[in-house]
RNA sequence: UGUCUUCGGGGCAAGGUGAAAUUCCUGACCGGCGGUCAAAGUCCGCGAGCGGCGCACGUUGUGCAAUGCAGGAGAAGGUGAAAUUCCUUCGCCGACAGUAAAGUCUGGAUGAGAGAAGACA
Numbered sequence: 001u002g003u004c005u006u007c008g009g010g011g012c013a014a015g016g017u018g019a020a021a022u023u024c025c026u027g028a029c030c031g032g033c034g035g036u037c038a039a040a041g042u043c044c045g046c047g048a049g050c051g052g053c054g055c056a057c058g059u060u061g062u063g064c065a066a067u068g069c070a071g072g073a074g075a076a077g078g079u080g081a082a083a084u085u086c087c088u089u090c091g092c093c094g095a096c097a098g099u100a101a102a103g104u105c106u107g108g109a110u111g112a113g114a115g116a117a118g119a120c121a
Stems, first nucleotide, its partner, number of pairs: 001121007014026003028104002030094002032046004041092002049069003054064004074090005096107003
């Protein structure tokens, strides 16, 4: 460098109101992947979502895909050579569709994927 295989996302307990809410309210719980002298949901990037200039096949459907849109959220103090990553404290964020308004239910999804591990040449 090439080929193949496998792996690759977690979470509302207990209550209130109501005809009806895991969606509202009080509270509870969760945190993909790579990087970063120091370990990250919230620093830098990536993936997942919505479309599809075009291309391939030939079952008009499927696959690949330029590129566009969307793309969230943090501070203080301490230690230290170095930390928005560790410790303490107090916060904040979370696609689309369904439904009494959803990070946690149901669905696309036994899907996809950033990547990781291994085997062979």

Overview
Predicted 3D model of a 121-nucleotide RNA (FMN riboswitch aptamer (RFN element)) from a marine eukaryotic metagenome. RNAcentral records the identical sequence in 2 taxa. Its mean pLDDT, the model's own confidence on a scale to 100, is 82. Rfam family: FMN riboswitch aptamer (RFN element). Rfam links the family to the GO term FMN binding.